Predicted 3D model of a 75-nucleotide RNA (c-di-GMP-I riboswitch aptamer) from Actinobacteria bacterium UBA4719. Taxonomically the source falls in Actinomycetes (Bacteria, Bacillati, Actinomycetota). The prediction has a mean pLDDT of 89. Its Rfam family is "c-di-GMP-I riboswitch aptamer". Rfam links the family to the GO term cyclic-di-GMP binding. The sequence was found by an Rfam model in a public genome assembly.
Order: sequence, then structure tokens, then C1' cells
RNA sequence: GGCGGAUAAGGGCAAACCCGAUGCAAGUCGGGGACGCAAAGCCACGGGACCCACGCGGUCAGCCAGGCUACCGGC
Repeated sequence: GGCGGAUAAGGGCAAACCCGAUGCAAGUCGGGGACGCAAAGCCACGGGACCCACGCGGUCAGCCAGGCUACCGGC
């Protein structure tokens, strides 16, 4: 550097739901909580879904593909 995630360790994230804040909304943020996740870290620029004040607008990265970065262990 490449390909995988068998095993193990230290750990990490956090769906639904509840509370609060915010937004027209989709949603987002904080707290609680864990269904899951080996990139469930970041990116809206391809497809897709969703919202709308329908605009030269917005949301979703935990839908798929892709890009960048990264821990541990194996080959």
C1' cells in the first nucleotide's frame, strides 16, 4: 500500500419512543433511551425519497451508488 471483518481488546455511534428547543413543513439540535451499525465519521455533486412560502427554495449521508478520511485485528 492492497483485500477482507474470523477472533479478541480498548472504545465509538445511536433507530423507534419520551421530554425540551427550533423550523410553515420535511427535518434539525440538546437530554433520556438502544433497534441496529466496521465507517451509522464527513460530503447533497449521480439516482431515489420527502417538504414547501412552489422560488434561482429546502430536508434526508441510518435508502442505493460514489468521493475523502479513520481505530483494532487477519491475510